[in-house]
RNA sequence: GGGCUCGUAGCUCAGUGGGAGAGCGCUCGCUUCACACGCGAGAGGUCACAGGUUCAAACCCUGUCGGGCCCA
Numbered sequence: 001g002g003g004c005u006c007g008u009a010g011c012u013c014a015g016u017g018g019g020a021g022a023g024c025g026c027u028c029g030c031u032u033c034a035c036a037c038g039c040g041a042g043a044g045g046u047c048a049c050a051g052g053u054u055c056a057a058a059c060c061c062u063g064u065c066g067g068g069c070c071c072a
Stems, first nucleotide, its partner, number of pairs: 001071007010024004018055001026042005048064005
């Protein structure tokens, strides 16, 4: 330098055009003499960044940045 792939909540990930979600973690409540377990509720997001397509973009297209793998 070229190719492929990944980037979504604190962590691990799902979501392939119209509702942003799950598990774990965190906070609060119920339960208990108390703790743990269990149950319920809640907070928490610039969907890496910018531009484009579209009535509408996390999702499609282009570029950039970062991680991983391969080639030279």
A computed fold for a 72-nucleotide RNA from a Nitriliruptorales bacterium, annotated as transfer RNA.
Lineage of the source: Bacteria > Bacillati > Actinomycetota > Nitriliruptoria > Nitriliruptorales.
RNAcentral holds the sequence, with entries from ENA.
Model confidence (mean pLDDT): 85 of 100.
Its Rfam family is "tRNA". Rfam links the family to the GO term triplet codon-amino acid adaptor activity.